This is a predicted structure of a 166-nucleotide RNA (Lysine riboswitch aptamer) from uncultured Mesobacillus sp.
It matches the Rfam family "Lysine riboswitch aptamer". About the family: Riboswitches are metabolite binding domains within certain messenger RNAs that serve as precision sensors for their corresponding targets. Allosteric rearrangement of mRNA structure is mediated by ligand binding, and this results in modulation of gene expression. This family includes riboswitches that sense lysine in a number of genes involved in lysine metabolism, including lysC.
RNA sequence: GGUAGAGGAGCAGACAACAUUAGUAGGCCAUCGGAGUAUGACAUCAAUGAUGGUGGCUGGAAGGGUUGUUUGCCGAAGCGUGGCCAGGGUCAGACUGGUUACUGCUGGGAUGCUUUCUGAACAAGGAGCAGACUGUCAUGCUUGAAUUGGCGCAUGGAGAACUACU
Numbered sequence: 001g002g003u004a005g006a007g008g009a010g011c012a013g014a015c016a017a018c019a020u021u022a023g024u025a026g027g028c029c030a031u032c033g034g035a036g037u038a039u040g041a042c043a044u045c046a047a048u049g050a051u052g053g054u055g056g057c058u059g060g061a062a063g064g065g066u067u068g069u070u071u072g073c074c075g076a077a078g079c080g081u082g083g084c085c086a087g088g089g090u091c092a093g094a095c096u097g098g099u100u101a102c103u104g105c106u107g108g109g110a111u112g113c114u115u116u117c118u119g120a121a122c123a124a125g126g127a128g129c130a131g132a133c134u135g136u137c138a139u140g141c142u143u144g145a146a147u148u149g150g151c152g153c154a155u156g157g158a159g160a161a162c163u164a165c166u
Stems, first nucleotide, its partner, number of pairs: 001166005008074001010073009026058007036045001039092004077106003080102008107134002111130005117125001136157006143150001
C1' cells in the first nucleotide's frame, strides 16, 4: 500500500401508510375602508378600489414526526468556513437544496441543562456544557511458578485511528 473486519438504543438513504401542519396559506362572494402592494430597488397589480378588517363558501402543499418494508454502510455521518450551481417576475440580500476545498472540529450512543439557531410546534433536529457508560490503543497495578496472553482496576490519547491477513 491492498484485502477483510469490530464498536451498538450504531449511521445515512429510499418507498408506503397515518397523524400533524390546518379549516392555516390561497381562491370566490358580500361588506367596511380609502392608497398602496413581498427584506430593498425595479416590474406587475391597483379608484372598474390596493394593503388591511368582518362574515359566508371552498380549501392545499413542502419540510419535520410515527409505524412498517427495504438499501448502502462503520468518518458510517454530523457540524463550521470559503467557492460554484439551482430555486422565485428580474437583480441583490436572507433562506433552502446540491456540489466542492480546507487531510478545519467531532471515536460512539443515551441522559440532564442552556440556546435571541431551525421549525407551525411544548415534537424532532443543530450548537455548547456536564458527569457517567461504551468500544479501541498505550502505560501502570493486581491475579498468575516466571514471561507472554487472559480477567479485573486506574490513568491518559484519538478515527487518515484500531484489529487480522498480505

Its mean pLDDT, the model's own confidence on a scale to 100, is 82.